[in-house]
RNA sequence: CGUACGCAAAGGCAAACCCGUCGAAAGACGGGGACGCAAAGUCACCGGUCUAACGGGUGUAAAACCCCAUGACAGCGGGACCGCCGGC
Numbered sequence: 001c002g003u004a005c006g007c008a009a010a011g012g013c014a015a016a017c018c019c020g021u022c023g024a025a026a027g028a029c030g031g032g033g034a035c036g037c038a039a040a041g042u043c044a045c046c047g048g049u050c051u052a053a054c055g056g057g058u059g060u061a062a063a064a065c066c067c068c069a070u071g072a073c074a075g076c077g078g079g080a081c082c083g084c085c086g087g088c
Base pairs, nucleotide, nucleotide: 002088003087005086006085012037013036017032018031019030020029021028022027035075041081042080043079045078046077047076048073049072050071055067056066057065058064
């Protein structure tokens, strides 16, 4: 420098669940906690999934229901970018 490899070591991340904060929700963040992860680092570009506040529709209206992403998920798959340790 390259790498399509990850048995071991160092180091790293942290699901569920609990507490707090934010949010309409999905969910996010902080603390605890570890199911797992060799990109479980970053990015919503493609597919997918979740939510449905605002808005629209049905309804006399309230309730209720339906549609809708501009909201989310990178720990659903693909893609892009970047990268630690070790092996080779």